[in-house]
Transfer RNA from a Bacillota bacterium, 76 nucleotides, folded computationally. The source organism's lineage runs through Bacteria, Bacillati and Bacillota. It matches the Rfam family "tRNA". The family's RNA type in Rfam is transfer RNA.

RNA sequence: GGCCCUAUCGUCUAGCGGUCUAGGACGCCGCCCUCUCACGGCGGAAACUGGGGUUCGAGUCCCCAUAGGGCUACCA
Numbered sequence: 001g002g003c004c005c006u007a008u009c010g011u012c013u014a015g016c017g018g019u020c021u022a023g024g025a026c027g028c029c030g031c032c033c034u035c036u037c038a039c040g041g042c043g044g045a046a047a048c049u050g051g052g053g054u055u056c057g058a059g060u061c062c063c064c065a066u067a068g069g070g071c072u073a074c075c076a
Stems, first nucleotide, its partner, number of pairs: 001072007010026004018056001028044005049065005
């Protein structure tokens, strides 16, 4: 240099064009329970990498960029 893959709450992840005002687990916050803590119960905050395109409609499809990863060529 070429090709391929990945990017979603703090972390891990669901999502396969309309059910997404984006769900779940752990963690965090509050309340309840308890003599206290833990466990448990209930509730809450918290995310689609950026830009453009296609479409009536995009987290989802396409392009570019950015970041990360893999394979490979050249050089030496």